[in-house]
Context: one part of a larger RNA
RNA sequence: UGACGGGGACCCGCACAAGCAGCGGAGCAUGUGGUUUAAUUCGAAGCAACGCGAAGAACCUUACCAGGGCUUGACAUCCCUCUGACAUACCUGUAACGGGGUAUUUCUACGGACAGAGGAGACAGGUGGUGCAUGGUUGUCGUCAGCUCGUGUCGUGAGAUGUUGGGUUAAGUCCCGCAACGAGCGCAACCCUUGUCAUUAGUUGCCAGCAGUAAGAUGGGCACUCUAAUGAGACUGCCGGGGACAACUCGGAGGAAGGUGGGGAUGACGUCGAAUCAUCAUGCCCCUUAUGUUCUGGGCUACACACGUGCUACAAUGGUCGGUACGGAGAGGAAGCGAACUCGUGAGGGGGAGCGAAUCUAUAAAACCGAUCCCAGUUCGGAUUGCAGGCUGCAACUCGCCUGCAUGAAGUCGGAGUUGCUAGUAAUCGCAGAUCAGAAUGCUGCGGUGAAUGCGUUCCCGGGUCUUGUACA
Numbered sequence: 001u002g003a004c005g006g007g008g009a010c011c012c013g014c015a016c017a018a019g020c021a022g023c024g025g026a027g028c029a030u031g032u033g034g035u036u037u038a039a040u041u042c043g044a045a046g047c048a049a050c051g052c053g054a055a056g057a058a059c060c061u062u063a064c065c066a067g068g069g070c071u072u073g074a075c076a077u078c079c080c081u082c083u084g085a086c087a088u089a090c091c092u093g094u095a096a097c098g099g100g101g102u103a104u105u106u107c108u109a110c111g112g113a114c115a116g117a118g119g120a121g122a123c124a125g126g127u128g129g130u131g132c133a134u135g136g137u138u139g140u141c142g143u144c145a146g147c148u149c150g151u152g153u154c155g156u157g158a159g160a161u162g163u164u165g166g167g168u169u170a171a172g173u174c175c176c177g178c179a180a181c182g183a184g185c186g187c188a189a190c191c192c193u194u195g196u197c198a199u200u201a202g203u204u205g206c207c208a209g210c211a212g213u214a215a216g217a218u219g220g221g222c223a224c225u226c227u228a229a230u231g232a233g234a235c236u237g238c239c240g241g242g243g244a245c246a247a248c249u250c251g252g253a254g255g256a257a258g259g260u261g262g263g264g265a266u267g268a269c270g271u272c273g274a275a276u277c278a279u280c281a282u283g284c285c286c287c288u289u290a291u292g293u294u295c296u297g298g299g300c301u302a303c304a305c306a307c308g309u310g311c312u313a314c315a316a317u318g319g320u321c322g323g324u325a326c327g328g329a330g331a332g333g334a335a336g337c338g339a340a341c342u343c344g345u346g347a348g349g350g351g352g353a354g355c356g357a358a359u360c361u362a363u364a365a366a367a368c369c370g371a372u373c374c375c376a377g378u379u380c381g382g383a384u385u386g387c388a389g390g391c392u393g394c395a396a397c398u399c400g401c402c403u404g405c406a407u408g409a410a411g412u413c414g415g416a417g418u419u420g421c422u423a424g425u426a427a428u429c430g431c432a433g434a435u436c437a438g439a440a441u442g443c444u445g446c447g448g449u450g451a452a453u454g455c456g457u458u459c460c461c462g463g464g465u466c467u468u469g470u471a472c473a
Base pairs, nucleotide, nucleotide: 001473002472003470004469005468007467008466009465010464011463012462013461015457016456019421020420021419022418023417026312027311028310029309030308031307032306033305034303035302042053043052064298065297066296067295068294069293070292073123077122078121079119080118081117082116083115087102088101090099091098106113107112125287126286128285129284130283134281135280136276137275138274139272141270146185147184148183149182150181151180152161153160154159165176166175167174191264192263193262194261196232197231198230199229200228201227202226205222206221207220210219211218235258238252239251240250241249242248314414318373319372320371321370322369323368333360336355337354341350342349343348380411385406386405387404388403389402390401391400427449428448429447430446431445432444433443
């Protein structure tokens, strides 16, 4: 100087407290451990691994296993020789591959080029090892308020000072004081979005008044909504109290908004020899008729069990049936989205209007109204299983999703313990997107309905500042 203390003082945070909803018990989904296996590819490991890499394993992917092939190679450059390249019947084979019939093409400065085949070797190749050799990227403390430097001064020196102190703040934010005076990286602001208004613009958007209709369908209009560009607006600016006449704080006015208005992006010096050689790059080591490469089939989907994260429930604030409303918002569509109509109980099939999209495509659901059930393992709950079908795709046996009929398991609110959340939040309800042929209860977004509580900082956890002790560095 740091670090640590079941030392002290002060402060903060959904940290506790006050509340609401959960998890832990059940079934299923998903990840992990373990076990099993020919293989169940690999990585991730307290917080900060475990719906994580994976925004999507039937083949492919795929790295694993069994078996069948190839050896200058699936891919790149160089050298030599040659050319009927490419395509496509057919035969063998699980396929790769092998055989084989037909059959040639483009440019040209006529040398050749492009492309392909064969050969020799230089080499290719490796998701093989080392993240404790590395770059890059990322997590974490933590959006915590800290981390430093120059000159000066003090100290023999390591170092100190500044950065401590009195106030204040979300903040090393600002004020005052002070052997310090300044400065940098952080904080804040500048950026995006949302909340109000004005101007400009008026189609694909809108409809107040006029005509008109089943319908903003149409004439008409651009007021209003909306869209998207430009600007205004909030600055403790104004008033009062407190304060040291300061910083600031409390209350009020006006205002759409008030003291950082809400949300996002933004992550200092560093810590964890944190993660990643399997995104990529890369040193060294290792393999080179194999640890490379190709094909078929299998596996990653196993299952006495244990854990994490979710979904669905256990019901009456409910289930079922019928009617009816907001008809949203965000986002997306050409090998695409696909309307009307039609067939089917349904998944879906036929159909093909319209739309490269403010024009076309997608019933929002909870909510509300009415009926029924009458507290039961039930008209709750839907696992599991049987049969019959649909869709995608060469192909759904291992191993997809969906539909109909039948079946109708556990479960009656969950021990110790533990998680999230302070407002348009929690809870609850649907909708969309990425990936994607198909395959979400996951993820990312979007809106609808919409609470309770906060006395406070004694205690638990984490963090910041000062101070003190030290068997630590």
Molecule: small-subunit ribosomal RNA, 3' major domain
Organism: metagenome